[in-house]
About this RNA:
Transfer RNA from a Candidatus Moraniibacteriota bacterium, 72 nucleotides, folded computationally. The prediction has a mean pLDDT of 81. Rfam family: tRNA. It is annotated as a transfer RNA. From the family's description: Transfer RNA (tRNA) molecules are approximately 80 nucleotides in length. It was read from a public genome assembly.
RNA sequence: GCCGAAGUAGCUCAAUGGUAGAGCGUCUCUUUUGUAAAGAGCGGGUUGGGGGUUCAAGUCCUCUCUUCGGCU
Numbered sequence: 001g002c003c004g005a006a007g008u009a010g011c012u013c014a015a016u017g018g019u020a021g022a023g024c025g026u027c028u029c030u031u032u033u034g035u036a037a038a039g040a041g042c043g044g045g046u047u048g049g050g051g052g053u054u055c056a057a058g059u060c061c062u063c064u065c066u067u068c069g070g071c072u
Stems, first nucleotide, its partner, number of pairs: 001071007010024004018055001027041004048064005
């Protein structure tokens, strides 16, 4: 330099163009003399960034950044 993949909650990952979710974790409560386990609940997101298409974009198009893999 060329090709490809990935980027979404603290972590691991979902999500037919139509209200962004789950598991684990954090926090609170119940239970216990106490801890753990168990149960219930709350909160947590500029969907890497910019622009475009659309009534509507995590999703489609484009540019760019980061990481990983392959080729040279």